[in-house]
RNA sequence: CUACAAGAAAGGCAAAAUACCCGAAAGGGUGUGACGCAAAACUAUAGGGCCGUAUGAAAAGUAAUAGGCAGCCAGUUGCAAUU
Numbered sequence: 001c002u003a004c005a006a007g008a009a010a011g012g013c014a015a016a017a018u019a020c021c022c023g024a025a026a027g028g029g030u031g032u033g034a035c036g037c038a039a040a041a042c043u044a045u046a047g048g049g050c051c052g053u054a055u056g057a058a059a060a061g062u063a064a065u066a067g068g069c070a071g072c073c074a075g076u077u078g079c080a081a082u083u
Base pairs, nucleotide, nucleotide: 005083006082012037013036017032018031019030020029021028022027035071041076042075043074047073048072049069050068051067053063054062055061
């Protein structure tokens, strides 16, 4: 110096809920709020998955460059005292 593992947090992020706003919905923004997070940073087109959409009697199946979710897995990058 690099990789892996353990375990901490000065500082960082912020689930549910709630108020307002955007959206047909899924979902998103801001405030309050902290369940948690060492990647809870970035990536949704050419990985999987989920929600949603169309079709359908249907929670089955099928279709799709409508749309959405990375705090589901994944990929990429990266901070960090100590062992």
Molecule: c-di-GMP-I riboswitch aptamer
Organism: Clostridiaceae bacterium